[in-house]
Context: one part of a larger RNA
Molecule: large-subunit ribosomal RNA, domain V
Organism: Pseudomonadota bacterium
RNA sequence: CCCGCGCAAGGACAAAAAGACCCCGUGGAGCUUUACUGCAUCUUUGUCUUGGUUUAAGUAUACAUUUGUAUAGCGUAAGAGGGAGGCUUUGAAGCUGAGACGCCAGUCUCAGUGGAGCCGACAAUGUAACACCUCUCUUAUGUAUCCUUAAACCUAACCCUGGCUACUCAAUUGCUACCUUAUUAUUUAUUGCUAGGUAGCAGUUGCGUAGCCGGGGACAGGGCAUGGAGGGCAGUUUAACUGGGACGGUUCCCUUCUAAAGAGUAACGGAGGGGCCCAAAGGUAUCCUCAGCUCGGAUGGAAAUCGAGCGUCGAGUGCAAAGGCAUAAGGAUGCUUUACUGCAAGACCUACAAGUCGCGCAGUCACGAAAGUGGGGCUUAGUGACCCGAUCUUCGCAUAUGGGAGCGAGAAAGAUCAUCGGAUAAAAGCUACCCCGGGGAUAACAGGCUAGUAGUGCCCUAGAGUUCACAUCGACGGCACUGUUCGGCACCUCGAUGUCGCCUCGUCGCAUCCUGGAGGAUGUAGCCUCUUCCAAGGGUUGGACUGUUCGUCCAUUAAAGCGGCAGUGAGCUGGGUUCAAAACGGCGUGAGCCAGUUUGGUCUCUAUCCGGCGCGGG
Numbered sequence: 001c002c003c004g005c006g007c008a009a010g011g012a013c014a015a016a017a018a019g020a021c022c023c024c025g026u027g028g029a030g031c032u033u034u035a036c037u038g039c040a041u042c043u044u045u046g047u048c049u050u051g052g053u054u055u056a057a058g059u060a061u062a063c064a065u066u067u068g069u070a071u072a073g074c075g076u077a078a079g080a081g082g083g084a085g086g087c088u089u090u091g092a093a094g095c096u097g098a099g100a101c102g103c104c105a106g107u108c109u110c111a112g113u114g115g116a117g118c119c120g121a122c123a124a125u126g127u128a129a130c131a132c133c134u135c136u137c138u139u140a141u142g143u144a145u146c147c148u149u150a151a152a153c154c155u156a157a158c159c160c161u162g163g164c165u166a167c168u169c170a171a172u173u174g175c176u177a178c179c180u181u182a183u184u185a186u187u188u189a190u191u192g193c194u195a196g197g198u199a200g201c202a203g204u205u206g207c208g209u210a211g212c213c214g215g216g217g218a219c220a221g222g223g224c225a226u227g228g229a230g231g232g233c234a235g236u237u238u239a240a241c242u243g244g245g246a247c248g249g250u251u252c253c254c255u256u257c258u259a260a261a262g263a264g265u266a267a268c269g270g271a272g273g274g275g276c277c278c279a280a281a282g283g284u285a286u287c288c289u290c291a292g293c294u295c296g297g298a299u300g301g302a303a304a305u306c307g308a309g310c311g312u313c314g315a316g317u318g319c320a321a322a323g324g325c326a327u328a329a330g331g332a333u334g335c336u337u338u339a340c341u342g343c344a345a346g347a348c349c350u351a352c353a354a355g356u357c358g359c360g361c362a363g364u365c366a367c368g369a370a371a372g373u374g375g376g377g378c379u380u381a382g383u384g385a386c387c388c389g390a391u392c393u394u395c396g397c398a399u400a401u402g403g404g405a406g407c408g409a410g411a412a413a414g415a416u417c418a419u420c421g422g423a424u425a426a427a428a429g430c431u432a433c434c435c436c437g438g439g440g441a442u443a444a445c446a447g448g449c450u451a452g453u454a455g456u457g458c459c460c461u462a463g464a465g466u467u468c469a470c471a472u473c474g475a476c477g478g479c480a481c482u483g484u485u486c487g488g489c490a491c492c493u494c495g496a497u498g499u500c501g502c503c504u505c506g507u508c509g510c511a512u513c514c515u516g517g518a519g520g521a522u523g524u525a526g527c528c529u530c531u532u533c534c535a536a537g538g539g540u541u542g543g544a545c546u547g548u549u550c551g552u553c554c555a556u557u558a559a560a561g562c563g564g565c566a567g568u569g570a571g572c573u574g575g576g577u578u579c580a581a582a583a584c585g586g587c588g589u590g591a592g593c594c595a596g597u598u599u600g601g602u603c604u605c606u607a608u609c610c611g612g613c614g615c616g617g618g
Stems, first nucleotide, its partner, number of pairs: 001618007010610003015604001022439004027435002029431004035236005041229003045225005051154008060145006068137001075130001078136005085119003094113008158216003162213006169206012182194001184192002239251003248268001252274006275420001276318001277377002282336007290314001292310005316325002319382001321380003340363004346357003352421001365374003388414001391411004396407002446493001447491001448489003452486001454482006463473002500575001501573001503571001505567001506565005513539003516534006541555005581599004585594003
C1' cells in the first nucleotide's frame, strides 16, 4: 500500500415524512357572535274553513212618551199652523203616600182616598198667549231593526280520547283436512311423531274505515296574506401596504425639500395643509400706497388717534406653502351681476379615462366719455367614474293605427363609494382540533455579513492618592482590536440544517485561576498584597436550591480560569420550552387567548460510502 473481518457512530448539511412553527393564497373546513343575508320554529293581526241563540254596551234609523224658567206676567211661554171649545161616574177638584226632573218657583208620572167638577176663550203682561189637534227642533227614557264590540250558551262543521259494534288488511296461536319430501320409531304400512306448505274454522293483537256513546267546539287545528322574535340551522364576508407577520400608522387632493439648474423621479424620508369660503372677498370705472423708524403733539403710557420727514416693498393677499404682485394681484368709492347662453381655432398635460389654458364668432348684458374690460375670485387644494331610482324640461321614439305605458335627450340634485379608478343594495371574529397548495420571494434555531450594543486594549490627563497625574485608580473625551452578549440585515437551508439544560467523550485559543520564570511598587520592613511582561506542560473538587445555563449558599482546595468548536440526541436523557386533555388568574358578549401559572403527555431493532479504532491475510 491492497484485501478482508470486527467495533464505535464524527461526516456524507445521512434516511424517513413536497415543515405541523412562520408567512402567503381575493385556498378549505370546524366553531362563535349584538358581522351580513336567509331558512326552520315560535308568535301578532286579518281572512277562509265558519254555523245558531241570548245578554250587555255603543252608533244610526223608526215609533211612543217626555223635556224647554231672561224681564214683565196668575206662572217653568221651545217653534209654526189650526182652533172655540175640550176632559170627566171607563171617576173632576181636593187630600195622602211614593218616584223622577229641577233654575228650589214648581212640573210630570204612579198608587190610594174622594165623589162632581176642571181647563180654555175674555182680561192683564209680553216680541210672542195658553184648553184641544197636527207638524218640527231640542233634552231624556223606553221599544224595535241593522251594524260593531264584549260576554255567556248551543250543536251540526271541525278536533280528541276511551268504550261498544261491523268490515278490510296484516301478524300470530289453537284445532281440523290435504300435499310434499325429509327425519325418527317400528309391526315396512293407505302407520305414528317431528318439519315445511296450502285451505277452512275459532281466538288474540295491531293499523285503518264506518256507525253509536263520551269529551271539546265554531275555539282549536289547517290554508293564504301580514308585522315581530329567531346562530336552532345554512351560505358567505371579514382589504392592502408593511425591512416577516401581528399591534400601530397609512390609503384621495394641495405646497415644499429630498430631486442631481428642462419635465419627471422612490422610501413606514424631512415639514405643513385641504374635504371650505365670499352676493362680495365677483365685474367695471375712478382714486390711493404699505410695514417700520425719527421728530412733534391734552389725558396717552413701548404701542390708540393727529402732524411732518425718511421709507422698493421688510406690509398686505379669506385659509398651508411656494411662486407672484407697488403699472399693483394690496387699500377705497360709485354703478352693477359676464359667478351669462350657443360654440370654439390652437395648445399644455397625458397609457386610458380624466385634468388645464384659450384666439375668435353669434346672441344678450354690466361698467366706462371712449379705447376697451368682463364666460367668477393673485395662482396652484376645497373632491368621486359607471349604474340606479326620484325631480324639472323637451311630443325625439311610440311594436297594426290614435293615445298611453315605457324609453331617449337636456338640466340640477342624491357618495367620509375617505380601502377616495369606487368588487355587492347588503358582511365581524376564533382555531393549540385543524387541513391543502406554496415560499428559504418571509420570521423563530444555527451559520454568514456588520459591529450600534458588548468585551478587551491604547491615547489625553482634570482629579483621587497628606505632598506627588501615571505605586494604585482615573472623570470628560478620543482611537483601535475581538467576534463570546443584545441587536441590525434577510444571503444557503421551509420536497425539514432536531431546540435549552444534564450526562459521556473531548479538542483548540489565551485576554493565565493554580503551579514556573522576570520587572515595578516614598503607597515592597517581614508575612501577605497590587501591577506589568514571558509562559497553554499539567491541573482546575464534592455538595444544598432551581429544568435551569447563570447565580446564591455549605465544606474543601495550589486553584476551584474565561472562551471557541451549528462541540457532542443515526451517543444517552427529556426536567424546561413547543401539539392534542384539564384547571387557576386575567382578557374577551362569545368561540377562544396570554415570553402568565399548573398536572399529564409515543425520542425511529439491521451503517452503503468517507473518516476513526482493533485484528488478520497478501